[in-house]
RNA sequence: GCCCCCGUAACUCAGGGGAUAGAGUGCCGACCUCCUAAGUCGGAAGCGCAGGUUCGAAUCCUGCCGGGGGCACCA
Repeated sequence: GCCCCCGUAACUCAGGGGAUAGAGUGCCGACCUCCUAAGUCGGAAGCGCAGGUUCGAAUCCUGCCGGGGGCACCA
């Protein structure tokens, strides 16, 4: 330098054009308990950035950023 894959909650991951974007773990609160843990209920927390396509984009396209892998160069 070229090619491929990935980027969604604090973490691990679903969701691949249309509802208010979800789960598990974690966190916070309440209940329970003598207290803690466990358990039950509730809550907060979000699509890497910019542009484009579209009536509508987390989803499709382009560029950039970041991570991983492969190839080439390194004379």

A computed fold for a 75-nucleotide RNA, annotated as transfer RNA. Rfam family: tRNA. Gene Ontology term of the family: triplet codon-amino acid adaptor activity. The same sequence occurs in records of 3 taxa.